[in-house]
A computed fold for a 152-nucleotide RNA, annotated as glmS glucosamine-6-phosphate activated ribozyme aptamer. Its mean pLDDT, the model's own confidence on a scale to 100, is 76. Its Rfam family is "glmS glucosamine-6-phosphate activated ribozyme aptamer". The family's RNA type in Rfam is riboswitch.

RNA sequence: UUAUUUAUUUUAGCGCCAGGACAAUUAUAAAUUGUCGACGAGGUUAGAGUUUAUCGAAGUAUUCGGCGGAUGCUCUAUGGCACAAUUACUGUCAUUAGGUAUUAUUAAAGACUAACAGUAAUGUUAGAACAGAUUUAAUACUAGUAAUUAUA
Numbered sequence: 001u002u003a004u005u006u007a008u009u010u011u012a013g014c015g016c017c018a019g020g021a022c023a024a025u026u027a028u029a030a031a032u033u034g035u036c037g038a039c040g041a042g043g044u045u046a047g048a049g050u051u052u053a054u055c056g057a058a059g060u061a062u063u064c065g066g067c068g069g070a071u072g073c074u075c076u077a078u079g080g081c082a083c084a085a086u087u088a089c090u091g092u093c094a095u096u097a098g099g100u101a102u103u104a105u106u107a108a109a110g111a112c113u114a115a116c117a118g119u120a121a122u123g124u125u126a127g128a129a130c131a132g133a134u135u136u137a138a139u140a141c142u143a144g145u146a147a148u149u150a151u152a
Base pairs, nucleotide, nucleotide: 014068015067016066017065019064020036021035022034023033024032025031026030039056040055041054045077046076047075048074049073050072078094079093080092081091082090084149085148086147087146088145089144098142099141100140101139102138103137104136112127113126114125115124116123117122
């Protein structure tokens, strides 16, 4: 360095199901066993607190209703940028670490078609099309105050 085996970890618009809807069976005013219960994009410095935590797609007959969790938000700390360095404050961000604008950066599902699994509800796989926000990249513009130190 390569290959194989074993173990662990990596799971988070994510998981679960007392209500509800739907299916099958039976001893049929019900019971039992099952199915459905959010489509992807984006998102984690550390701690504490908090809870209907970003973006659009589909649909209008359940993406209903409920529970838990969560990368959201707030505060504090640490760190970056705003001056060559340090400190304090202010603003903003999170290690590709300040802000604004423009351009670019393959959505997925539903629906349709086909195949497979299932008695069925339904599920899985494949096929072509359709977003917005953030991030990133490029280009342009733009951003502190005070003190001390260093260099010219």